Predicted 3D model of a 73-nucleotide RNA (transfer RNA) from Ipomoea nil. RNAcentral holds the sequence, with entries from Rfam. NCBI's taxonomy places the organism under Eukaryota, Viridiplantae, Pentapetalae, asterids, Ipomoea. Its mean pLDDT, the model's own confidence on a scale to 100, is 80. Rfam family: tRNA. Rfam links the family to the GO term triplet codon-amino acid adaptor activity. Clan: tRNA clan. Rfam classes the family as a transfer RNA.

[in-house]
């Protein structure tokens, strides 16, 4: 330099032929226990990497960047 992949909760990751977002784990509170752990219940936590575009409507489509990563040279 060329081509591809990925970017969603603190972390690891889903998701839907486009209709306004979830799980596990972690965290907080409560119950249980003599206490801790386990278990059970409840809760908080996301302007979906950034800008622009098409659409009634975008996390998803198009485009330009940024970051990480793989391959080729």
């Nucleotide at each position: 330099g060329g081509a591809g992949a990925u970017g969603u909760a603190g972390c690891u990751c889903a998701g839907a032929u486009g209709g306004u977002a979830g799980a596990g784990u972690g965290c907080u509170c409560g119950c249980u226990u003599a206490g801790u752990a386990u278990g059970c219940g409840a809760g908080a936590a996301g302007u979906a990497c950034g800008g622009g575009g098409a659409u009634c409507g975008a996390u998803a489509c198009c485009u330009c960047g940024c970051a990480u990563u793989u391959c080729c040279a």